[in-house]
RNA sequence: CGGGCAGGCCGAGACGAUCGCGGGCGCCAAAGUUGCGAAAGCACGGCGCGUGAGGAAAGUCCGGGCUCCAAAGGACAGGGUGCCGGGCAGUUCCCGGUGAAGGCAACUUUAAGGAAAGUGCAACAGAAAAGAAAACCGCCCCAAAAGGGUAAGGAUGAAAAGGCGAGGUAAGAGCUCACCGGCGAUGUGGAGACAUAUCGGCCUUGUAAACCCCACCCGGAGCAACGUCGAGGAAAGGCUGUAAUCGUGGUCCGCGAGCCUUAGGAGACGGCUUGAACGUUUUAGAGAUAUUACGUCUAGAUAGAUGAUCGUCACAUACAGAACCCGGCUUACCGGUCUGCACGGAAA
RNA sequence: GCAUCGUUUGUCUCCGGCGAGGCAACCGGUCUGCAAAACCGACAAGAUCAGUUCGACUCUGAUACGAUGCUCCA
Numbered sequence: 001c002g003g004g005c006a007g008g009c010c011g012a013g014a015c016g017a018u019c020g021c022g023g024g025c026g027c028c029a030a031a032g033u034u035g036c037g038a039a040a041g042c043a044c045g046g047c048g049c050g051u052g053a054g055g056a057a058a059g060u061c062c063g064g065g066c067u068c069c070a071a072a073g074g075a076c077a078g079g080g081u082g083c084c085g086g087g088c089a090g091u092u093c094c095c096g097g098u099g100a101a102g103g104c105a106a107c108u109u110u111a112a113g114g115a116a117a118g119u120g121c122a123a124c125a126g127a128a129a130a131g132a133a134a135a136c137c138g139c140c141c142c143a144a145a146a147g148g149g150u151a152a153g154g155a156u157g158a159a160a161a162g163g164c165g166a167g168g169u170a171a172g173a174g175c176u177c178a179c180c181g182g183c184g185a186u187g188u189g190g191a192g193a194c195a196u197a198u199c200g201g202c203c204u205u206g207u208a209a210a211c212c213c214c215a216c217c218c219g220g221a222g223c224a225a226c227g228u229c230g231a232g233g234a235a236a237g238g239c240u241g242u243a244a245u246c247g248u249g250g251u252c253c254g255c256g257a258g259c260c261u262u263a264g265g266a267g268a269c270g271g272c273u274u275g276a277a278c279g280u281u282u283u284a285g286a287g288a289u290a291u292u293a294c295g296u297c298u299a300g301a302u303a304g305a306u307g308a309u310c311g312u313c314a315c316a317u318a319c320a321g322a323a324c325c326c327g328g329c330u331u332a333c334c335g336g337u338c339u340g341c342a343c344g345g346a347a348a
Numbered sequence: 349g350c351a352u353c354g355u356u357u358g359u360c361u362c363c364g365g366c367g368a369g370g371c372a373a374c375c376g377g378u379c380u381g382c383a384a385a386a387c388c389g390a391c392a393a394g395a396u397c398a399g400u401u402c403g404a405c406u407c408u409g410a411u412a413c414g415a416u417g418c419u420c421c422a
Base pairs, nucleotide, nucleotide: 001344002343004341005340006339007338008337009336010335013313014312015311016310017309018308019307021052022051024049025048026047027046028045032044034043035042036041054319058330059329061328062327063326064325065324066222067221068220069219073253074252075251076250078218079217080216081215082214083097084096085095086094087093098112099110100109101108102107113213114212118211119210120207121206122205136154137153138150139149140148141147162180163179165177166176167175181203182202183200184199185198186197187196188195189194226270227269228268229267235262236261237260238259239258245257246256247255248254264421265420266419277296278295279294280293283290284289349418350417351416352415353414354413355412358371359370360369365402375389376388377387378386395411396410397409398408399407
């Protein structure tokens, strides 16, 4: 220098001026024929101060907080997870490792338990597709035919019953042996996944993101949850007295409640933002993470605020807008910037 | 906002074996004096991207698009 690999950070472009909008706090109340109230006062209002979207606010894919339903119950069904160890409130998340696959490498990916518990499926082709089976061509025995032996070779297929070489044989065959692969047993190392050595011809197809088996986990609903107050029709009709109906996701129990249809009305307050929070730091640890000290307060609407104009600089300006909250994952994204690593080339 | 479901041609099936089927429409042919009907033929589809599998429209994941349901008072 080149093309790479991994991990961070920033990101409505920045600054200033004027005007405007949501929330909060303080002051004023005299500006006002305003509303409520007996009044004090409160609200609307005026002024000032301070504050006001994201790294994904998104998808709603996981997990939790919170609330209600028996402070949550039983059985079955159903669903989820799936190498090992650790972390976390918890997870399908994160960290470290093992095996496998890819890459020259840095490194990346991995739904990765069980197919010798059972069942299903494997179209077409093929003799045969899983029964220790099967003979189409070929090879061998037999004088020939019939018959028998043979899975080495051919042919079919995505896949053909361990691979390859030698011995052996009528021809062949783990029939025997060496090496390689798998499986099992034993030993050693390791917390473990697993690795490794020796022995045993033990050689058994693939598929579980097919049913299933094994281990572990899961009650349901969701802030339109739920609680309090108010306005209004000052309702009408139907079904039951429990084996009906509704709630408890499904079924059966158990538990609780009356339930359904039509008509009517529709506001206010709480829940609501201080939290497994954020920043710097100490210690432990490979790390995720835990911990010590100090500091900070950072939207809370309910038709829904976060904007407009001007000036200067820059000009490539993306994806995108909170709605109960939090932790993860995934997806979208113009660009800028920082750190580390490996490979190749050149020069010293 | 929350929850659930779906996507194949105009429409309806199919559900690991696909070179996807039926009806309708359009087009061509046969038949007819000309048409209709009938018969024959042709045309056209698995939303997109990955994964599992020998093989995916089908199973799994992600994305895109669409649809449906859910308030309170009593």